[in-house]
Context: one part of a larger RNA
RNA sequence: AUCACGUUAAGGAACUCUGCAAAAUAGCUCCGUAUCUUCGGUAGAAGGAGUGCCUCCAGUAUGUGAAUGGGCUUGCCCCAGGAGCAGACAGAGGCCGCAGUGAAAGGGCCCAGGCGACUGUUUAGCAAAAACAUAGCACUCUGCUAAAUCGCAAGAUGACGUAUAGGGUGUGACGCCUGCCCGGUGCCGGAAGGUUAAGAGGAGGAGUCAGCGUAAGCGAAGCUGCGAAUCGAAGCCCCGGUAAACGGCGGCCGUAACUAUAACGGUCCUAAGGUAGCGAAAUUCCUUGUCGGGUAAGUUCCGACCUGCACGAAUGGCGUAACGAUCUGGGCACUGUCUCAACGUGAUACUCA
Numbered sequence: 001a002u003c004a005c006g007u008u009a010a011g012g013a014a015c016u017c018u019g020c021a022a023a024a025u026a027g028c029u030c031c032g033u034a035u036c037u038u039c040g041g042u043a044g045a046a047g048g049a050g051u052g053c054c055u056c057c058a059g060u061a062u063g064u065g066a067a068u069g070g071g072c073u074u075g076c077c078c079c080a081g082g083a084g085c086a087g088a089c090a091g092a093g094g095c096c097g098c099a100g101u102g103a104a105a106g107g108g109c110c111c112a113g114g115c116g117a118c119u120g121u122u123u124a125g126c127a128a129a130a131a132c133a134u135a136g137c138a139c140u141c142u143g144c145u146a147a148a149u150c151g152c153a154a155g156a157u158g159a160c161g162u163a164u165a166g167g168g169u170g171u172g173a174c175g176c177c178u179g180c181c182c183g184g185u186g187c188c189g190g191a192a193g194g195u196u197a198a199g200a201g202g203a204g205g206a207g208u209c210a211g212c213g214u215a216a217g218c219g220a221a222g223c224u225g226c227g228a229a230u231c232g233a234a235g236c237c238c239c240g241g242u243a244a245a246c247g248g249c250g251g252c253c254g255u256a257a258c259u260a261u262a263a264c265g266g267u268c269c270u271a272a273g274g275u276a277g278c279g280a281a282a283u284u285c286c287u288u289g290u291c292g293g294g295u296a297a298g299u300u301c302c303g304a305c306c307u308g309c310a311c312g313a314a315u316g317g318c319g320u321a322a323c324g325a326u327c328u329g330g331g332c333a334c335u336g337u338c339u340c341a342a343c344g345u346g347a348u349a350c351u352c353a
Base pairs, nucleotide, nucleotide: 001348002347003346004345005344006343007342008341010339011338014337019334027051028050029049030048031047036041038173052095053094054093055092056091062086063085064084068080069079070078071077072075096100108332109331110330111329112328113327114326115324116323120132121131136171137170138169139168140167141166142165148157149156150155174319175318176317177316179249180248181247184246185245186242187241188240189239190238193237194236195235199231200230204226206224207223208222211218212217250268251267252266253265254264277311278308289305290304291303292302293301
C1' cells in the first nucleotide's frame, strides 16, 4: 500500500449520478393507529410502554382423573366420587447491573408522484423492467368429415369437444367512457352493364391434287395448316356496407366602447377536419416556459397555466385502493458516505531460508 473486518471526538448526507455502501430498526405482550379504500385492506401504519431474578398470592386457578360406591339394558356402559400427578397468568413486595428479547437469530419508517392493476414470466453467461403474460373486454372465422394446423398421401391434432365450444386478432383488473371520417387499402355483400382465359364456333384465306383450259390461269371432294364474327366463369371496373378493420381526424382573413382576446363573420380545401378527458407530459424543440410550493439557495420534484414544435380515446383516453428486489422527488431516524482522517485485528505484497 491493497483486501476482509472492528472502533472512533465534534458534526450528521456537507459525500455522491444516487444515502451506493455502511449504520440504524428488529422477538414477544400490552396500549394505540391517520389518509385513502374496490370496505377486503392500507396496518406490524405511525407512535409508545413492558421484558431479568427472588418471595408472597399458591401447590391456588386450571388440566388430568385412580381407589371406592351406586345403577342397569352386563358394556372398552352410565352416574357419583375425588386420591394421585401436572401446574400457571395477572397482581403485590423485594434484589442486582451501565444495560434483563443482556449473546445469537431477528422489519428502518413516513410523505408525494410516474409506469404497470395484482400473483406470475423473461435476455442460461452485462438488461427482471414501464417489456411478456394475465383474468376481463371486443371484433372475426367455424354447423361438424367444423374452422385452423401438420403431412405428397394415408392419417393426425382440434376433440372422443359441438357456438356457454374451438381457432385467429387486438386491448389488458376495476371505475367513468370510447367522438367524427368508408375518399384510399383491406374485408363482406351485389349482380344490370363494361373488360376478360381455356374452350366452343367456324365466315374467310392458304398449300396440295382430280378435272377444265392452246396458254395464262381457274379449281370440286379429300387431306393439311391458318383463322374473323359470335358464345364464354371468377377476377377487375362498377354499386353498396364495414373503423374495438389498416388507417385519417385543416388553412387564411376580419370582428366587442382602453388594450388584449375573439363568443361572431368571411373564404379556400377535405372522406372527415381531434369530441370527452388529459396536457412543458416516459410525449414540449424554443425551455432551466411562466406562476405557486418545498430549500438560505431547486436544470430535478409537486400543484397550476395552455403558446399540445409533435397528447387523445381498445395502435385505447382519463382516473384508481391494493401490489412492486420498479423509477423519481422530499422528510424522520441513523451513520466514517463525507469534513478528515486515526487506531486496531487478520491476510497479501517485500527480504531471507

The part of an RNA shown here (large-subunit ribosomal RNA, domain IV) has 353 nucleotides and comes from SAR324 cluster bacterium JCVI-SC AAA005. The sequence was found in a public genome assembly. It matches the Rfam family "Bacterial large subunit ribosomal RNA". Gene Ontology terms of the family: ribosome and structural constituent of ribosome. The coordinates come from a structure-prediction model, not an experiment, and the mean pLDDT is 88.